[in-house]
RNA sequence: GGGACCAUAGCUCAGUUGGUAGAGCAAACGCUUGAUAAGCGUUAGGUCGUUGGUUCGAGUCCAACUGGUCCCACCA
Numbered sequence: 001g002g003g004a005c006c007a008u009a010g011c012u013c014a015g016u017u018g019g020u021a022g023a024g025c026a027a028a029c030g031c032u033u034g035a036u037a038a039g040c041g042u043u044a045g046g047u048c049g050u051u052g053g054u055u056c057g058a059g060u061c062c063a064a065c066u067g068g069u070c071c072c073a074c075c076a
Stems, first nucleotide, its partner, number of pairs: 001072007010025004019056001027043005049065005
């Protein structure tokens, strides 16, 4: 220098054909117990890496940028 993939809740990850975002763990509260653990229930937690574009509508499509992983080439 050229190219591929990844970025979604505190963590690990889903999200179909573009139709308005979920699970598990963790957290808080409650039930249960003499008490704890375990189990069960409820709740909270996100503007989907950033900025633009397309669209009635974007996590999803397009462009640029940022960060990460990898491959190729070049130099030594």